The RNA shown here (transfer RNA) has 73 nucleotides and comes from Elusimicrobia bacterium RIFCSPHIGHO2_02_FULL_61_10. RNAcentral holds the sequence, with entries from ENA.

RNA sequence: GCCGACUUAGCUCAGCUGGUAGAGCAACUGUUUUGUAAACAGUAGGUCAUCGGUUCAAAUCCGAUAGUCGGCU
Numbered sequence: 001g002c003c004g005a006c007u008u009a010g011c012u013c014a015g016c017u018g019g020u021a022g023a024g025c026a027a028c029u030g031u032u033u034u035g036u037a038a039a040c041a042g043u044a045g046g047u048c049a050u051c052g053g054u055u056c057a058a059a060u061c062c063g064a065u066a067g068u069c070g071g072c073u
Stems, first nucleotide, its partner, number of pairs: 001072007010025004019056001027043005049065005
């Protein structure tokens, strides 16, 4: 230098063919307990890497950029 994959909650990851963003773990609150843990119930947490485009509507499609990983030279 060229090619490919990936980027979504604190962490690990779903999200199919465009139609109101989810799970597990973690955190917090409550119940229970003398107390802690466990169990149960609930709550909060997201600029879907960034910018632009297409569309009535974009995490999803298109382009550019950035980062991570891999391959080729």
The prediction has a mean pLDDT of 81. Taxonomically the source falls in Elusimicrobiota (Bacteria, Pseudomonadati).